C1' cells in the first nucleotide's frame, strides 16, 4: 500500500431571528374569566428542559394495575426453554469455556438433551428403506445340448438346486472404512489402522479431553412428526386501573292531583300496556306535577415522570458484571409541542466559460415506564488483529 | 397505544411432509340463421417475500410485508 477479520462512537455544526409544548419564580400596574374575598387561570416578565440509536416490530422478560385462587407448594392440562459454568431484578439476553463444521489466518457460524423407552415417517425408483433382501453380477454342482481334442480334457447356451455381497444399477440415505491375508467366490472370516460401543485410570467444579484393556459390529436418518426426560411459567393489560361529574332519557323515594265499580278507605277487580306453554295465567308495569337520592353516559382530574438513573473517578474481575465514592435532575403531548427563515461551513448529485450556479441532507419520529433480541439505515470517525506485496 | 386473525389461478375458496387441486372466468372448436345455455378441449401459479430445519416444505420454525378484525364504563 493492497485486501480482509472484529469492535467502539458520530449520526449535520454553529451563529441570529420568529414560534410550539412543558416546568419553576415573580406579577395584578393594563385586558379577559371565576369567586364574598384570600387568589387562582388566560395574561406580562425571567429562566430550567424538549425525540431517538433504533422512539419500529411487539418477539422474549420484568416494574405497576386489576381480575382469579389462597399457609407454602405439588401434581395434570397447555405454552415455552434445551452442551457447561458464570453474570443478571429476570429472560429465550449477555459473558467466559467445550464440543462440530467453514476459512491459508484474524475470525465466523450451529434450535448443540434423549433415536441401544415407545409410535410414526422415509415419497419416485429401487431386487430390498429397517423384519434386512439379491435384479444384473461372482462362484460350486447336476441335466441337456454345441464347439474344439484321438481321447482326458477345456470353453460355451439354456434349464435346476445352492453359496456370496466383492463389483455394476437404484436412491438423500443399501446394515462400519481403507489395506494385507483368506477363500471355489466372498465376507470382520482373520490380522493392523481409523471409527463405534463398554469398562478403568488420569486431569477438569463441569461440558468434555488424554491414556489402557475389552468387544468383530450389535446401534440408519427425521424429534423446527408425536413423545420423554429436566427446567419456567395464574390470567389480561395504562383503551390496565381510581377518582370527580353537566343536558336529556330512564331508576328509586316523598308529597299532591287524577278514569269506573264494591266495600271492612286501605285495598281488590276492571280497563289499558308488556310477557309466557295465549278460549288461560299463584307473571310484570301503570297518568300528570313538584322536591329530594344515587349509578352510567359527554366531558375532566390522577395514574405520568427520581428510576433496575445519567456522567466522572477508584476498586474486585479475563469478561459480561459487581462494589464503594463524588455529582446532575434531565421530554410528559391528548387530534396530540420538539418547528421554521437567514448567514457561515460540511457532505452528495448535476452543470459549469473553472471563477462558480443550482438541487439535496440516511433510517426514522416518544405516548406507562425498564432490561434484551430483530429489523431499517447515505455518511463520517476511531481501536485492535490476519493474509499479502515492497523497502530497511 | 393494546390484542387477535388472513395472504394458493382473473375471482371465490380446499389442500396442514412426497408431482399444486376444484367451481366460476378466459380461450380453441362443435351445436345454432346469430346469441344464451349445452358439449368437448386447452392454457394460466416465484402458493405475500427473505432465511433456516429436512433426502424433499405451499405445509415446520424465524424473520419481514401487506390486508382485515376487536377494545372505555355499568348490567
Nucleotide at each position: 500500500c493492497c485486501a480482509g477479520a472484529c469492535g467502539g462512537c458520530c449520526g449535520g455544526a454553529u451563529g441570529g431571528c420568529c414560534g410550539c409544548c412543558u416546568c419553576c419564580c415573580g406579577g395584578c400596574a393594563a385586558c379577559g374569566g371565576a369567586g364574598c374575598g384570600a387568589u387562582c387561570c388566560g395574561c406580562c416578565g425571567g429562566g430550567g428542559g424538549g425525540a431517538g440509536g433504533a422512539a419500529a416490530g411487539u418477539c422474549c422478560g420484568g416494574g405497576c394495575u386489576c381480575c382469579a385462587c389462597g399457609g407454602a407448594a405439588a401434581c395434570g392440562a397447555c405454552g415455552g426453554u434445551g452442551c457447561c459454568g458464570g453474570g443478571u431484578a429476570a429472560c429465550g439476553c449477555c459473558c467466559g469455556g467445550c464440543g462440530g463444521g467453514g476459512g491459508c489466518g484474524a475470525c465466523c457460524c450451529c434450535a448443540g438433551g434423549g433415536a441401544a423407552a415407545g409410535u410414526g415417517c422415509c415419497a419416485c425408483a429401487g431386487a430390498a428403506a429397517g423384519c434386512a433382501a439379491a435384479c444384473c453380477g461372482c462362484c460350486c454342482g447336476c441335466g441337456c445340448g454345441c464347439c474344439u481334442u484321438c481321447g482326458u480334457g477345456g470353453g460355451u447356451c439354456c434349464g435346476c438346486g445352492g453359496g456370496c455381497a466383492a463389483g455394476g444399477g437404484u436412491g438423500a440415505a443399501a446394515g462400519g472404512g481403507u489395506g494385507c491375508g483368506g477363500u471355489a467366490a466372498g465376507a470382520g472370516c482373520g490380522c493392523a489402522c481409523c471409527g463405534c460401543g463398554c469398562u478403568c485410570c488420569c486431569g477438569g467444579c463441569g461440558a468434555c479431553g488424554g491414556g489402557a484393556g475389552c468387544g468383530g459390529c450389535a446401534c440408519g436418518g427425521c424429534a423446527a412428526a408425536c413423545c420423554c426426560c429436566a427446567c419456567c411459567g395464574g390470567g389480561a393489560g395504562c383503551a390496565a386501573g381510581a377518582c370527580c361529574a353537566a343536558a336529556u332519557a330512564g331508576g328509586g323515594g316523598c308529597g299532591g292531583c287524577a278514569u269506573g265499580u264494591c266495600c271492612u278507605c286501605g285495598g281488590a277487580c276492571a280497563g289499558g300496556c308488556g310477557g309466557g306453554u295465549u278460549u288461560c295465567c299463584g307473571c310484570g308495569c301503570u297518568g300528570c306535577c313538584g322536591c329530594c337520592c344515587g349509578g352510567g353516559u359527554c366531558g375532566g382530574u390522577c395514574g405520568c415522570g427520581c428510576g433496575a438513573g445519567g456522567c466522572g473517578c477508584c476498586c474486585g474481575g479475563c469478561a459480561a458484571c459487581g462494589g464503594g465514592c463524588g455529582u446532575c435532575c434531565c421530554a410528559g403531548a391528548u387530534g396530540a409541542a420538539u418547528g421554521g427563515c437567514c448567514a457561515u461551513c460540511c457532505c452528495c448529485u448535476g452543470c459549469u466559460c473553472c471563477g462558480g450556479c443550482a438541487g439535496g441532507g440516511a433510517c426514522a419520529g416518544a405516548a406507562c415506564c425498564c432490561g434484551g433480541c430483530u429489523u431499517a439505515c447515505a455518511g463520517g470517525u476511531u481501536g485492535u488483529c490476519u493474509g499479502g506485496c515492497a523497502a530497511u | 397505544g393494546c390484542c387477535g386473525g388472513a395472504g394458493u389461478a382473473g375471482c371465490u375458496c380446499a389442500g396442514g411432509g412426497g408431482u399444486a387441486g376444484a367451481g366460476c372466468g378466459g380461450c380453441u372448436g362443435a351445436u345454432u340463421c346469430g346469441u344464451a345455455a349445452u358439449c368437448a378441449g386447452u392454457a394460466g401459479g416465484u402458493c405475500g417475500g427473505a432465511g433456516g430445519u429436512u433426502c424433499g416444505a405451499a405445509u415446520c420454525c424465524u424473520c419481514u410485508c401487506u390486508c382485515c378484525g376487536g377494545c372505555a364504563c355499568c348490567a
Record summary:
This is a predicted complex of two RNAs, RNase P RNA and transfer RNA, with 467 nucleotides together. Rfam match: Bacterial RNase P class A. Model confidence (mean pLDDT): 77 of 100.